[in-house]
RNA sequence: GCCUUCUUAGUUAAAUGGAUAUAACAAAUCCCUCCUAAGGAUUAGUUGCAGGUUCGAUUCCUGCAGAGGGCACCA
Numbered sequence: 001g002c003c004u005u006c007u008u009a010g011u012u013a014a015a016u017g018g019a020u021a022u023a024a025c026a027a028a029u030c031c032c033u034c035c036u037a038a039g040g041a042u043u044a045g046u047u048g049c050a051g052g053u054u055c056g057a058u059u060c061c062u063g064c065a066g067a068g069g070g071c072a073c074c075a
Base pairs, nucleotide, nucleotide: 001071002070003069004068005067006066007065010025011024012023013022018055027043028042029041030040031039048064049063050062051061052060
């Protein structure tokens, strides 16, 4: 340099065109407990960035940024 896959909450994952993005763990508040842990209830929090297509985009397209893999080059 070329090809390819990926980027979603603090973390790990789901949702592949349809309304308000879903869980688990973590966090906060409350209950329980003599206290802590465990357990129960509730709450908040997310689509890497910028454009495009569409009535509608996490999903499709383009560019950028970052990460993984493969190929090439390495006088």
Record summary
A computed fold for a 75-nucleotide RNA from an SAR86 cluster bacterium, annotated as transfer RNA. Lineage of the source: Bacteria > Pseudomonadati > Pseudomonadota > Gammaproteobacteria > SAR86 cluster. Its mean pLDDT, the model's own confidence on a scale to 100, is 82. It matches the Rfam family "tRNA". It is annotated as a transfer RNA. The family is grouped with related families in Rfam's "tRNA clan". It was read from a public genome assembly.